A computed fold for a 346-nucleotide part of an RNA from an uncultured bacterium, annotated as small-subunit ribosomal RNA, central domain.
Context: one part of a larger RNA
């Protein structure tokens, strides 16, 4: 490069939108570029490859024929594939009526718990922990009762639930809004599928600016443990956890499984719909889990939510370590992020 692969051996981008680009549903005609077909030129000689000769013989040397897989030009075929015109409705999209949910984004509200502050009753311990001790505490602590006050998080309901593209969403309530399904089969006529660059979006930790700080807690300190104990365990506790604005852009960003579209035995559980039924049930769609049959699989396992049969695109992999490391470069304030070697070694 081919050929093989990428759930766990190395290998699916963190998700999504989308440009080139690549590929693409039915039918009719027209082209005749792409394909094929069959004539002509050309394809230098030498190599190479047959066949036969010449030097005793090979090497060598000469003579013929084949290749020379191409390109150009004609002259035809039209079934495929561009390309042009006309139509179709299944793929997509939209229209209409319904459903659905912790999907978003601002606002408002609430209850319990905890601290902290006031009274107030009350007295001697509170705490904590295998066992202690620091710690708090007669300047009245813990503990109860009542008022206030702050922040942060929303028990039960809850569910192998459900949304949502992926991080991810959970206490109620209100505006605005994204989406997915169902049911009609009303429009539109291939308007799709993927997608290198791009562009957004991207837990949690960190960073800037300003606030906010109740619990909780890297860092620190102190107390135990221990040979030691820069720890687990305890008492404190100071960034950060909350908000806003703006960066960072990584993560076992995981279903360690890319999107998409087609077909392929079945069983059951659940969620949300649509139909038919008095009603048990029963059909049809869309998700969401188990068990499982053929098939796949190295094998654990997967199995209509495929790791099955095919088919489009895209990304990624090529022995282990040096290494996600060095140099560049380009992105960030910075921390560090993307790109990404090799010498040497086994």
């Nucleotide at each position: 490069c081919u050929g093989g692969g990428u759930u766990u051996a190395a290998a699916g981008g963190g998700u999504g939108c989308g440009u080139a680009g690549g590929c693409g549903g039915c039918u009719u005609a027209g082209u005749c570029a792409g394909u094929c077909a069959g004539g002509g030129g050309u394809g230098a000689a030498a190599g190479u490859u047959c066949u036969g000769g010449g030097c005793u013989u090979a090497a060598c040397c000469g003579a013929g024929g084949a290749a020379u897989u191409g390109c150009c030009u004609u002259u035809g075929a039209u079934a495929c594939u561009g390309c042009u015109a006309a139509g179709c409705u299944u793929g997509a999209a939209u229209c209409a009526g319904g459903u659905u949910g912790a999907g978003g984004u601002a606002g408002g509200c609430g209850g319990a718990a905890u601290g902290u502050g006031g009274c107030a009753u009350g007295u001697a311990g509170c705490g904590g922990u295998g066992a202690a001790a620091u710690g708090c505490u007669u300047a009245g602590a813990u503990a109860u009762g009542c008022c206030a006050u702050a922040g942060a998080a929303c028990a039960c309901c809850a569910g192998u639930u459900g949304c949502g593209a992926a991080g991810g969403c959970a206490g109620c309530u209100u505006a605005c809004u994204g989406g997915a399904c169902c049911u009609g089969c009303a429009u539109u006529g291939a308007c799709g599928c993927u997608c290198a660059g791009g562009c957004a979006c991207g837990a949690a930790a960190g960073c800037g600016u300003g606030g906010g700080g109740a619990g909780c807690g890297a860092a620190c300190a102190g107390g135990a443990u221990u040979a030691g104990a820069u720890a687990c365990c305890c008492u404190g506790g100071u960034a950060g956890u909350c908000c806003a604005c703006g960066c960072c852009c990584u993560a076992a960003a995981c279903g360690a499984u890319g999107c998409u579209c087609a077909c392929u035995c079945g069983a059951u559980a659940u969620u949300u719909g649509a139909c038919c039924u008095a009603a048990c049930g029963g059909u049809u769609g869309a998700g969401u889990g188990u068990c499982u049959a053929a098939g796949c699989g190295a094998a654990a396992g997967c199995a209509u939510u495929a790791a099955g049969u095919g088919a489009g695109c895209c990304a990624c992999c090529u022995g282990g370590g040096a290494a996600g490391u060095a140099c560049g470069u380009c992105g960030g304030c910075a921390a560090c992020g993307a790109u990404g070697a090799a010498a040497c070694u086994c």